[in-house]
Parts: sequence; structure tokens; C1' cells
RNA sequence: CCGUGCUAGGUGGGGUGCUAGGGGUGCCCUACAUCCGAAAUCCUCUUCAUGCGGAGCUGAACUCCCUGCCUGAGGAUGCGAUGACAUCGGGUCAGCGCUGGCUCGGUCGAUGGUGAUAACAAGGUCCCGUUUCGGCGGAGCGUCGUGAACCGGGUCAGGUCCGGAAGGAAGCAGCCCUAAGCGGUUUGCUCCGGGUGCGGCGGGGUUGCCUUGGAGGAGUCGAUCGUCCAGAACGCGCCGUUGCUGGACCAUCCAACGGCGGGGUGCACGG
Repeated sequence: CCGUGCUAGGUGGGGUGCUAGGGGUGCCCUACAUCCGAAAUCCUCUUCAUGCGGAGCUGAACUCCCUGCCUGAGGAUGCGAUGACAUCGGGUCAGCGCUGGCUCGGUCGAUGGUGAUAACAAGGUCCCGUUUCGGCGGAGCGUCGUGAACCGGGUCAGGUCCGGAAGGAAGCAGCCCUAAGCGGUUUGCUCCGGGUGCGGCGGGGUUGCCUUGGAGGAGUCGAUCGUCCAGAACGCGCCGUUGCUGGACCAUCCAACGGCGGGGUGCACGG
């Protein structure tokens, strides 16, 4: 130095959580790195430890161990911009929405030389007083009906009275008419009244609306869009407090896989 056979070692690692601390089961990252048993009221180990029990594979090396540097999946902690949601407050914060406007412009429509806006004149509408007519309500007259046991009238059966008789007298019921009263009616008449209607007359008023007249000579009105002005308000936006949630950037720490370099490490037999 080579070959054969063994042994040490290796057969994942990291973060989090739990723990006095270290491991494991759990969860997560990376990777593809054997199997079995127990293990979150946990299982196990111990003064620095990088699991416990039992098997399999690999095996002294590019594969095991140590150390330096680079890279860096992922994770933890801290700070915390800004954001989402919600509550409370502010009250116009160059904004939106709402309301208003004869602010300006555009568009559409209507109307206008058979004469627009504005102005002038005369009236009406409006207010007060008064009054005709109608109508409404009430009362009275009129009219119809009813209506008097007796104290209204007429006629008065029966009965009563007078009389010798002839004949008279008073008179109840009934019937008829009527007074006071009661009820109906609306054809008619009279009177009173009003939150009544249409007019007449007189006075007032002139902001608005309507009509007419004479001048005058081109716009006027509505809708809609935009501009401008003003206002109110919390319905949004906006500002602020608080709560909750999420967490960029940054800092620190841990760190797998991977890469570069260096060092270390058995036994036996044979050649």
C1' cells in the first nucleotide's frame, strides 16, 4: 500500500411548546434520512447532559468526528409605519349628497311681428257699509183632519114634566156643525233672521292675479345639463380619541440543507 473480516461511530437536522434544564411523543420548516414498543392528568435523562428499551442496514471513509469561513429554507423576540373593522367625538375642514337662487352658458320643447318682457292708464278679483231678487230656517195667516159626558149651537129616539084632552115645555144619549187646543200639508200670502247665492249703489285698497286701452318693438316661459352664489345638516368623505385585528421596513437571536478549506481517527488475518 492492497484484499478479507470485525468493532467504534452513523442510521437525519432545526424551530416552537412543555421543562429546573436537556431530549422524545405533539405542532411547524427542511429533506426523502430503516423497523418495533411506551409517551401530554405525559415518557425519559441529568450537572452539563443532545433521549429510553429492542432489532435491521452501513461501516474506518468523498460516507464517522472536530474546527474556520460562506450561503441561507424556516422560526422566535422586539420596535412599529400604514391598513381593515367598530364605538365615541368634531362639525365644513378647497369635496360628495340635500335645499334654495332670476348668477352665467348650452340643449330640447312651448309661445311671440295675428306683437314678448318691463312700464302707464281704466276696471275686476280683495275689504267695509247699504240694498233688490232668489234660496234656507222660524213664526203667523190660509187650508185639511181631529176635537166639548156637563159648564157651545142645531136636531133631539127613549124617558121626564104641565094639561081632562088637543097640544106644549125642558132636555140626556146618538148624529151634524163649531170654539179653545192638537196634528198634517205646502199651492199661496205676511213678518223676522243669517258664517246664504247672484247683482245694484257708495267708500276704501293697490302687494299679487285677471281683462281692456294707447304707446313701444323682441324676447318670454318650462324642463334638463353644467358654472356661480348662499344655506342647513350628519347622510358620506375628512380630522381626532379608544378598542380590536393584521402586521411592512428595521434590529437582535436560533438555524436545516448546501458549498469551500483544514485537521483527527481503530482491531485481526493474509499478500
Bacterial large signal recognition particle RNA from an Acidobacteriota bacterium, 271 nucleotides, folded computationally. The prediction has a mean pLDDT of 76. It matches the Rfam family "Bacterial large signal recognition particle RNA". Rfam describes the family as follows. The signal recognition particle (SRP) is a universally conserved ribonucleoprotein involved in the co-translational targeting of proteins to membranes. It is annotated as a non-coding RNA gene. The sequence was found by an Rfam model in a public genome assembly.